[in-house]
């Protein structure tokens, strides 16, 4: 840094960037230095090597040389002597070092400090004293026996520095006694007597007397190195809570170098332990490494330093030192030989092999260095070690070239194109030669060896000999290697991952929730920057990635450095143990605490400097640090401690007051209910409505009498009392708590408080009782789709009482207790001071608020503020408060409490929405009130469905359905069927060829279209020639009503002509937002006043515009026609007239302007008043920001995708007009307000040249004829019609209705079968006012009449206009329905057509219980008992001493036999622990299964916890 939201702040987990790595994988790999390399299997091993050595301790000596000698076969053969010695014995030293592992160990194993007066050391230094004399065996060897071997056993004979006794012995050791001395505590030191114990020789030199050098014994001292002890310190689990019989002490005895229950006898009953015994799990343990500012986390590979282990368990021998890796013994397991009787073995040495795993090397060279062991040395040995192979495993270090170089080459890839890009890279062109090949030359590491030669020195009689010095002197595995030198030639060397965001880099193509990616968020469903290639960019670079792991960001376990009201967290409540803390004032003390000294705190590491490899890593040197502990000295403020005072904390007592505070008894009205009588009749009862129940056997009501049981109205009240849970008629007792003033005593006696212990609502349990009303269960009615439920009728536990269990609650102020301190303001309750009031001061209880605090909400002297002191709790959500296990409980269950496994969020405040079967308050033909329709019928038209070769397509709740179409017979036309054409029906452009261009006739053919004949030759220019058309072939390319309206524009519908939506600046908020824009009026209006942290603006509103309504002026043909005047059968016909009416042009006028009320002096709003007209006068055009991915790719236009001899175009025919039904829209009726006949009347507004068509005349009509007038204030369409005068029909399927059908016409039009409109005669269907439901309208409206247009050749019941005739009704806002603007609640925000919960069914996962069943651990009881040490012994044997002349005895040994004790292994029991299981449980996670609505809004019965 990213992820929870629309959007915000918080809180919280997840996830990412960093460093690191004994690593592993994938792709890739040039070269060098220094490292490091089986983390699994303490499985298992072939094979070779890894501990020897010393002849100057011994005895002796095979082969070999050499010499002498014999035999003699003259080159053999034996003997002797010397030389050299292998092998193998006895003896000494070493094999207890080194090296290798990490199974066991939680322990004195380890680190660190200490002690040992409780101890041991071979070798080594240093010193003291000493070696005298003696003896008897054994190996080897050499006979011989047993045995496959592997040993083994018998005689025989021999040597020592082996091995035995004697002698002497200052010290030492032991006994005994005195002194002395110091410590916590002892076994310290002197001295005195006594016992009682040593030895080895070997070389050299000699002058032969000895001396010298190495050994050798006894003692003292040292260095180094053990052992044993002690204090501190490092791991989890309390779902582990009690463990202990040699156990804790004593004495006494034995054992060790030593202390000690180490071990044994006897005597006591201790000892450990909540500051975690005992168990259980894991674990080598530190210096150090890794991370990290640090603190601290994590870790114990490699170098170093204990420690333990050497196939597994026991065991001693031997040694100075072992309870011994390359020793023995015994027992097990495995392996091997084996003649079957028996035997041998131990790679956790170094190299190698098998298995195993994801995985980790050569069966190398050397002893040349450095270190060991033996030796006097020489020297042997030395897989320690020095070194090189192998592996990019890590670190470091170098190169893969370096300059130039623009035509920005070519190819790629993007781009519509111009062009960009790769990219100075590339070629090309000068250079250098690290590195490579080759070929010379070549090191440090090594010298203080031994010898030798020489000098000096000590000692000595000399001489080897001893010390110190110079000199000479030989040795290299690495390795002909590092290094250098010469040649040669850019020559021999670049990968990898990543480009949505985090996080540095983006473009195309391909795919199309498909293949795929993904650390988290999340991409992918036809235009993917995210997948897969490609190109280009980024990051690192001989390495890049990815896995795994650890620290860390993470303050996400917080000491540094966090919280707990509402996010996860305060225990229900108190007492009160341990433990934590703890007033004041002296003195002592120094334990903590400050300072210094001192000893340690290994080396290496790391850190600062300085040097060495060319530099770096690496490696040396100095210095610093090792933050610890130990001892020692000073200090005395705090803190602990002693000890002695104090009274303010605390506490008692006195007085005065408070209270639904606790117990126990006893009393009381009302009022249900029952029961008994009276009086009375026909219902009661209960709900939204009902029933079920109850009543004529007499109910409800109503009086009176009586029973019961249970709650206590009014007072009553953010008022009271208690620790909380709780308490509430009245009296009385008895305990108790608590304020307040005021005096007196004690004298820190305090304050939390882990267990522990009392209490603890409602419900439940037991057992007895008691039951009136209420009322889980249950039972019927009744609402429902359906009601196991809300409602209603009854009811049983229970609710109440006694004892006793039980321990939970949203036991909530969701706030532990105490204590101290910090503006105010008002109310209350009960004290005190004050003569009242007013004021003061305690203790409570409540509202408001400042500062602070808080993520916000809010809290704010009753703190959630500011501090101390203690307790309790918290660490994502789910699983789960479950499983298990302990432990309470009669039982329900309650307390403690997890894990696998799944999600990337769960969550808390606030915010703007939207929604509510939430509120307010408005408003609309929204409802009422009227009025006329629709739904019923016949028809028209439009849609759905169905049919069809096609019934082209589109529009689909409101906002589709007489909509796109303002007019489908061809055409339209898109659609079917069939025929044809391909540069194309249509456009542009290039070349090529031809021809005016057009028109005109017939033929085949449906026709499109073929072919056949005639006409006819543009325009400019004298002309070449240009320009123009045409046709044709050819390339670019046209067409496409093909897709997507979910890629768009533009248009349009709708909320809606609702009153709203925004910005600017300034305030507020941490923010998202608010504020303006709310509020109080008022308005059709967010219209306009007032107020206000708002001030102003902008888009809407309303105005401007148009039409009507009135008037003035001007003007006046085609319009008019009062006055003049002419005229006719009549008419403004005509002259004229400009007055009227029209007609069209510019003006007026209407603005709450005037009065009066009413409001706030306002805005306004009532009413009059004048006025043609009055509070927007009527209409109309005008549609804010936005909403529905609304609607249209088929009006146009346009991105991408597809089709190209067809999804493109031309023809003919057919379809779009189908028809079992369903709907939506309208015509016409059903009739008397009517119809049917007849008479006579009055509008407007359009429209007419391919037209409007008059009189006239035909026709019953349609309509034909006819042609006047007219491009229209003229002519014509034109008759308006309902209405009015009459006549006539009489309630009837008719003289209402006209539907179908049949004739026979008429127009239009190539053409009216399919499938036009109209007359005409003739039929004469349905239908008697329409269920549920629903529409339209508020005034010139509704209704009801016609009338014109536009579309068009015809076609109108639609559409759009235009006049006539002309009402009814609004109390009013309670509901429906849509909307506004203000509140409220929310788990919604795709916004309730939202969200969401459980069952149940399927599929996967983990888990839990399980009759069993398998393995492992370790306990205890018992058995058996190896080797072995100890111990006991009569049995055999027996050299060195002792006794004996000698036999032979005797000590003492050794065998054997025996006993404790033991290892392995058996039995037995009951514990942990794992794996495995028929079945069973829950749980979790899956695509749009199933049922029903539990929860969010008053969620429609307010939700929520215990039971």
């Nucleotide at each position: 840094a990213g992820u929870u939201u629309g959007a915000u702040c918080c809180u919280g987990g997840c996830u990412c960037a960093g460093a690191a790595c004994g690593a592993a994988c994938g792709c890739u790999g040039g070269c060098g230095g220094c490292g490091c390399g089986u983390c699994u299997u303490a499985a298992g091993c072939a094979u070779g090597c890894a501990a020897g050595u010393c002849g100057a301790a011994u005895g002796g000596c095979a082969a070999g040389g050499a010499g002498a000698g014999a035999g003699c076969u003259u080159g053999c053969u034996c003997u002797c002597u010397c030389c050299c010695u292998a092998g193998a014995a006895u003896g000494g030293c070493g094999g207890a070092c080194u090296g290798g592992u990490g199974a066991g160990u939680a322990a004195c194993a380890c680190g660190u400090g200490g002690g040992u007066g409780a101890c041991a050391u071979a070798c080594c230094c240093u010193u003291a004293g000493g070696a005298c004399g003696g003896g008897g065996a054994u190996a080897g060897c050499c006979u011989c026996u047993a045995g496959a071997a592997a040993u083994a056993g018998a005689g025989g004979a021999u040597a020592a520095u082996a091995c035995c006794g004697g002698a002497u012995a200052c010290g030492a050791c032991c006994g005994u006694g005195a002194c002395u001395g110091u410590u916590a505590g002892a076994g310290g030191g002197u001295c005195a007597c006594g016992a009682g114990g040593a030895a080895a020789g070997g070389g050299g030199c000699u002058a032969c007397g000895g001396c010298c050098c190495c050994g050798c014994c006894u003692g003292a001292g040292g260095a180094a190195u053990g052992g044993c002890c002690c204090g501190c310190g490092g791991c989890c689990c309390a779902u582990u809570a009690g463990c202990u019989a040699g156990u804790u002490g004593g004495u006494g005895a034995g054992g060790u170098a030593a202390a000690g229950g180490c071990c044994c006898a006897c005597c006591a009953a201790g000892g450990c332990g909540a500051u975690g015994a005992u168990g259980g799990g894991u674990a080598u343990c530190c210096g150090g490494c890794c991370u990290a500012a640090g603190a601290g986390g994590g870790u114990g590979a490699a170098c170093g330093g204990a420690c333990a282990c050497a196939u597994u368990g026991g065991g001693a021998c031997u040694g100075a030192g072992a309870u011994a890796c390359g020793g023995c013994c015994c027992a097990g397991a495995c392996u091997c030989c084996u003649a079957c009787g028996g035997g041998a073995g131990g790679c956790a040495g170094c190299a190698g092999c098998u298995a195993a795993g994801a995985a980790u090397a050569u069966u190398c060279c050397g002893c040349a260095a450095u270190g060991g062991g033996c030796g006097a040395a020489a020297g042997c040995c030395u897989g320690a070690c020095g070194g090189a192979g192998c592996g990019a495993c890590g670190c470091c270090g170098c190169g893969u070239g370096g300059a130039u170089g623009a035509u920005g080459a070519a190819g790629g890839c993007c781009g519509u194109g111009a062009g960009g890009u790769u990219g100075u890279a590339a070629a090309g062109u000068c250079c250098u030669u690290u590195u490579g090949a080759a070929c010379c030359u070549g090191a440090c590491g090594a010298a203080u060896a031994a010898g030798c030669u020489g000098u000096g020195g000590a000692g000595g009689g000399a001489a080897u000999g001893c010390c110190a010095c110079a000199g000479u002197g030989g040795u290299g595995a690495c390795g002909g290697u590092a290094g250098g030198g010469u040649u040669u030639g850019a020559a021999u060397a670049a990968g990898c991952a990543a480009c949505g965001g985090c996080u540095a880099a983006u473009u195309a193509c391909g795919u199309g929730c498909c293949a795929g990616c993904a650390g988290c968020c999340g991409c992918g469903g036809u235009a993917a920057c995210a997948c897969g290639u490609a190109a280009g960019u980024u990051g690192c670079g001989a390495g890049c990635g990815u896995u795994g792991u650890u620290c860390g960001g993470a303050a996400u376990u917080a000491u540094u450095g966090g919280g707990c009201g509402u996010a996860a967290a305060g225990g229900g409540u108190a007492u009160g143990u341990a433990g934590g803390c703890g007033g004041u004032c002296a003195u002592g003390c120094a334990a903590g605490c400050u300072u210094g000294a001192u000893g340690u705190g290994a080396a290496a590491u790391c850190c600062a400097u300085g040097g060495g490899c060319u530099c770096a890593a690496c490696c040396c040197g100095u210095g610093a640090a090792c933050u610890g502990c130990a001892u020692u000295g000073a200090g005395a403020a705090c803190u602990a401690u002693a000890u002695g005072g104090c009274u303010u904390g605390a506490g008692u007592u006195a007085c005065c007051g408070a209270g639904g505070g606790g117990a126990a008894a006893c009393c009381g009205g009302a009022a249900u209910u029952c029961c008994a009588g009276g009086u009375g009749u026909a219902g009661g009862g209960g709900u939204g409505a009902a029933a079920u129940c109850u009543g004529u056997a007499g109910a409800u009501a109503u009086c009176u009498g009586g029973a019961a049981g249970a709650a206590c109205a009014c007072c009553g009240a953010u008022g009271g009392c208690g620790a909380a849970g709780g308490c509430a008629g009245g009296u009385u007792u008895c305990c108790a708590u608590u304020g307040g003033a005021u005096a007196a005593c004690u004298g820190a006696c305090g304050c939390u408080g882990a267990g522990g212990u009392a209490c603890g609502a409602a419900g439940g349990u037991g057992c007895g009782g008691g039951g009136a009303g209420c009322a889980a269960a249950c039972a019927g009615g009744a609402u429902u789709a359906g009601a196991u439920a809300c409602c209603c009728u009854g009811g049983u536990a229970g609710u109440c009482c006694g004892c006793a269990c039980a321990g939970u609650a949203a036991a909530c102020g969701a706030u532990g207790u105490g204590c101290a301190c910090u503006a105010g303001g008002u109310g209350u309750u009960u004290g005190c001071c004050u003569g009242a009031a007013a004021g003061g001061u305690g203790a409570g209880u409540g509202c408001c608020g400042a500062a602070g605090c808080u993520a916000a909400c809010g809290u704010g002297g009753u703190a959630a503020g500011u501090g101390c002191a203690c307790c309790g709790c918290c660490u994502g959500g789910g699983g789960a408060g479950u499983a298990u296990g302990c432990c309470c409980g009669c039982a329900a269950g309650g307390g403690u409490g997890a894990a696998a496994c799944u999600c990337a969020a769960a969550g808390g405040a606030a915010u703007u929405g939207a929604c509510g079967g939430g509120g307010g308050c408005c408003c609309g033909c929204a409802c009422a009130a009227g009025c006329g329709g629709u739904g019923g019928a016949g028809c028209a038209u439009g849609u759905g469905g169905u049919u069809u070769a096609a019934u082209u397509c589109g529009a689909u709740g409101g906002u589709a359905c007489g909509c796109g179409a303002g007019g489908a017979a061809c055409c339209u036309u898109a659609c079917c069927u069939g025929g044809g054409c391909u540069u194309g029906a249509c456009a542009u452009a290039u070349g090529g060829a031809g021809c005016a261009a057009c028109u005109c006739g017939g033929c085949a053919g449906a026709g499109a279209u073929g072919g056949c004949g005639g006409g006819g030759c543009g325009c400019a220019g004298c002309a070449a020639u240009g320009c123009g058309g045409c046709u044709u072939c050819a390339u670019a390319c046209a067409g496409g009503u093909g897709c997507u309206g979910c890629a768009u524009g533009g248009c349009u519908g709708u909320c809606g002509u609702c009153a709203g939506c925004u910005c600017g600046u300034g305030c507020c908020g941490u923010g998202a937002g608010g504020u303006g824009u709310u509020g109080g009026g008022u308005u059709a209006a967010g219209u306009c006043c007032c107020g206000c942290a708002a001030c102003g603006a902008g888009c809407g509103c309303a105005a401007c515009c148009c039409c009507u309504a009135c008037u003035g002026c001007c003007a006046g043909u085609u319009a008019c026609u009062a006055a003049c005047a002419g005229g006719u059968g009549a008419u403004g016909c005509u002259g004229a007239g400009g007055a009227c009416u029209c007609u069209g042009g510019c003006g007026g006028a209407a603005c709450u302007g005037c009065c009066g009320g009413u409001g706030a002096c306002a805005a306004a709003c009532c009413g009059g008043a004048g006025g043609a007209a009055g509070g927007u006068g009527g209409g109309g055009a005008u549609g804010a920001c936005g909403u529905c991915a609304a609607g249209u790719c088929a009006u146009c236009a346009u991105g991408g995708c597809c089709c190209u001899u067809a999804u493109g175009u031309c023809c003919a025919g057919g379809g779009c007009u189908a028809c079992a039904c369903a709907c939506g829209u309208g015509c016409u009726a059903c009739a008397a307000u009517g119809g049917u006949c007849g008479g006579a009347a009055c509008a407007g507004a359009g429209c007419g040249a391919g037209g409007c068509g008059a009189a006239g005349c035909a026709g019953c009509g349609a309509u034909g004829u006819g042609g006047a007038g007219c491009g229209a204030a003229g002519c014509g369409c034109a008759a308006a019609a309902a209405g009015c005068c009459g006549a006539u029909c009489g309630u009837a399927g008719u003289u209402c209705g006209g539907a179908u059908u049949g004739g026979a016409g008429u127009c239009u039009g190539a053409a009216a079968c399919c499938c036009g409109a109209c007359u005409c005669c003739a039929u004469g269907a349905a239908g008697u006012u329409g269920g549920a439901a629903u529409c339209g309208c508020u005034a010139g409206u509704a209704a009801u009449c016609g009338c014109a247009c536009a579309u068009c050749a015809g076609c109108a019941c639609g559409g759009u206009g235009c006049g006539g005739u002309g009402a009814a009704u609004a109390c009013g806002u309670u509901c429906c329905c849509g909307g506004g603007c203000c509140u409220u609640g929310u788990a919604c925000a795709c916004a309730c057509c939202g969200c969401c919960c459980g069952u149940c069914a399927c599929a996967c996962c983990a888990u839990c219980c399980g009759a069993g069943u398998a393995g492992a651990g370790g306990g205890u009881a018992c058995c058996c008992g190896a080797a072995g040490c100890c111990g006991g012994u009569a049995g055999u044997c027996u050299a060195a001493c002792c006794c004996g002349c000698a036999a032979g005895g005797g000590a003492g040994g050794a065998c054997g036999c025996u006993g404790u004790c033991g290892a392995a292994g058996g039995u037995a029991u009951g514990c942990u622990u794992u794996g495995u299981g028929a079945g069973g449980g829950g749980g979790g996670u899956g695509a749009a299964g199933u049922c029903g609505u539990a929860a969010c809004a008053a969620g429609g019965u307010a939700g929520c916890c215990g039971u």
This is a predicted structure of a 1507-nucleotide RNA (small-subunit ribosomal RNA) from uncultured Treponema clone HsPySp20.